[in-house]
RNA sequence: GGGACUGUAGCUUAGCCUGGUGGAGCACUCGACUGAUAAUCGAGCGGUCCCCGGUUCAAAUCCGGGCAGUCCCA
Numbered sequence: 001g002g003g004a005c006u007g008u009a010g011c012u013u014a015g016c017c018u019g020g021u022g023g024a025g026c027a028c029u030c031g032a033c034u035g036a037u038a039a040u041c042g043a044g045c046g047g048u049c050c051c052c053g054g055u056u057c058a059a060a061u062c063c064g065g066g067c068a069g070u071c072c073c074a
């Protein structure tokens, strides 16, 4: 220098192909249970979906350009 893949809650990730209310587990907070804790159960909190632009009535999703990471080629 060229190419492929990946980027979504604090962490691990689903959803992306086929645009239409962003979900789960763990963690955290509160409550129930217990003599008390753990476990278990219930509820809650938490996301500018890496950034910028475009298309569209509508973009995490499609298109373009960046940034970062992993791998391959040279």
Stems, first nucleotide, its partner, number of pairs: 001073007010026004020057001028044005050066005

This is a predicted structure of a 74-nucleotide RNA (transfer RNA) from a Candidatus Woesearchaeota archaeon. It matches the Rfam family "tRNA".